RNA sequence: AGAGUAGUUCAGAUAAUCGCGGCUUAGCCGAGGAAAGUCCGUGCACCAUAGAGCAGGAUGCUGGAUAACGUCCAGUGAAGGCGACUUUAAGGAUAGUGCAACAGAGAUAAACCGCUAGAAAAUUCUAGUAAGGGUGGAAAGGCGAGGUAAGAGCUCACCAUGGCCCUUGGUGACUUGGGUCAUCUGUAAACCCCAUCCGGUGCAAGAUCGAAUUAAUCAAAAAAACUGGUUGCUCGUCAGUGAUUAUAAGGUGGAUCGCUUGAGCUUUUUGGCAACAAAAAGACUAGAUAGAUGAUUAUCAAAUACAGAACACGGCUUAUAGAAUUUCUCUAUAU
RNA sequence: GCCCUCUUAGCUCAGUAGGUAGAGCGCAUCCAUGGUAAGGAUGAGGUCGACGGUUCAAUUCCGUCAGUGGGCUCCA
Numbered sequence: 001a002g003a004g005u006a007g008u009u010c011a012g013a014u015a016a017u018c019g020c021g022g023c024u025u026a027g028c029c030g031a032g033g034a035a036a037g038u039c040c041g042u043g044c045a046c047c048a049u050a051g052a053g054c055a056g057g058a059u060g061c062u063g064g065a066u067a068a069c070g071u072c073c074a075g076u077g078a079a080g081g082c083g084a085c086u087u088u089a090a091g092g093a094u095a096g097u098g099c100a101a102c103a104g105a106g107a108u109a110a111a112c113c114g115c116u117a118g119a120a121a122a123u124u125c126u127a128g129u130a131a132g133g134g135u136g137g138a139a140a141g142g143c144g145a146g147g148u149a150a151g152a153g154c155u156c157a158c159c160a161u162g163g164c165c166c167u168u169g170g171u172g173a174c175u176u177g178g179g180u181c182a183u184c185u186g187u188a189a190a191c192c193c194c195a196u197c198c199g200g201u202g203c204a205a206g207a208u209c210g211a212a213u214u215a216a217u218c219a220a221a222a223a224a225a226c227u228g229g230u231u232g233c234u235c236g237u238c239a240g241u242g243a244u245u246a247u248a249a250g251g252u253g254g255a256u257c258g259c260u261u262g263a264g265c266u267u268u269u270u271g272g273c274a275a276c277a278a279a280a281a282g283a284c285u286a287g288a289u290a291g292a293u294g295a296u297u298a299u300c301a302a303a304u305a306c307a308g309a310a311c312a313c314g315g316c317u318u319a320u321a322g323a324a325u326u327u328c329u330c331u332a333u334a335u
Numbered sequence: 336g337c338c339c340u341c342u343u344a345g346c347u348c349a350g351u352a353g354g355u356a357g358a359g360c361g362c363a364u365c366c367a368u369g370g371u372a373a374g375g376a377u378g379a380g381g382u383c384g385a386c387g388g389u390u391c392a393a394u395u396c397c398g399u400c401a402g403u404g405g406g407c408u409c410c411a
């Protein structure tokens, strides 16, 4: 210098004027890194007790973090890259079932061609054979030697993959070395098996206040029945005692609370490889309910992307102009 | 704000325990008719919403995104 790799931070600033929402009203405060998607996990609220069984759903290497998680951190194995580094829904295919179209003789077990032997006979039949050919994404471990009628892990050496046993290191996934057995495929984001976890509904949850409380029709006299209690079914359990209709009547298209002080934020220290945890100090910083947070001017070199809170929090995913900055790797040249 | 369904030919809809997608109407050409419609025959038309993953193979299975449609106040 070039090519890469992995991150981090900011998300215009200041001043003036006008306008809007909230409050404790000379004034103070007033959107984001994603407020988004609503994909996970929680708090919180209600459903009588959150009970049982079946069904259903989610997760799936190990250890740790956390309120919890499908998230994060540190590792293991595998794959890719010269490398920095990246990716990984990564239990079980020897519990069982299914599927593998077309092509091909044959798709989970196989004889079409070929090779060998025998018989007949001039090209057929019978038997053996997975070395060779062709098809396919995938064809029965690879290679050499022995062996054989021809062949074949049939036997042996080396290599590859996997299981089991002993062993080195590790909390563990796993790993080092040795022995032994097998090599009859793939697919579980096919059914399924194993292990762990899961009650439902979402702030339009829900609580309080204020006001009102008909008519008609049909049925019925009581329980082992019926209806209801926001769970797919059954049971259990609790409460109640009829159903239907009216463009029926009223509150009200109400008020207040829930609502923002929080598993939170900033700084420092300590522990830990890290995620994170602990301690001390400090600040209070949106809370609307037709729904506020905007506009103009000036200066800063210039410009402003994606996008707008609606109970809250931890993550993930997706969108994003411009700018700043750090780490390491490879190649080339010079010193 | 919260919850749920759906997306396949021009339109309305099937389909699928993964093996290369159909129907009706519409459209084009031909037959038939003096001519038109109805009728008959033949044919075209699809990256199954987009992207990524699993798999030999994806409309189908999984994930992310986009769009469409629907539902949800209380006294009670």
Base pairs, nucleotide, nucleotide: 001331002330003329004328006326007325008324009323010322012300013299014298015297016296017295018294020030021029022028023027032306036317037316039315040314041313042312043311044202045201046200047199051235052234053233054232056198057197058196059195060194061075062074063073064072065071076090077088078087079086080085091193092192096191097190098187099186100185112133113132114129115128116127117126118125119124141159142158144156145155146154160183161182162181163180164179165178166177169174206257207256208255209254214246215245216244217243218242225241226240227239228238229237250410251409265282266281267280268279269278270277271276336407337406338405339404341402342401345360346359347358348357354391362378363377364376365375366374384400385399386398387397388396

Predicted 3D model of RNase P RNA and transfer RNA as a complex of 411 nucleotides. It holds a member of the Rfam family "Bacterial RNase P class A". About the family: Ribonuclease P (RNase P) is a ubiquitous endoribonuclease, found in archaea, bacteria and eukarya as well as chloroplasts and mitochondria. By type it is a ribozyme.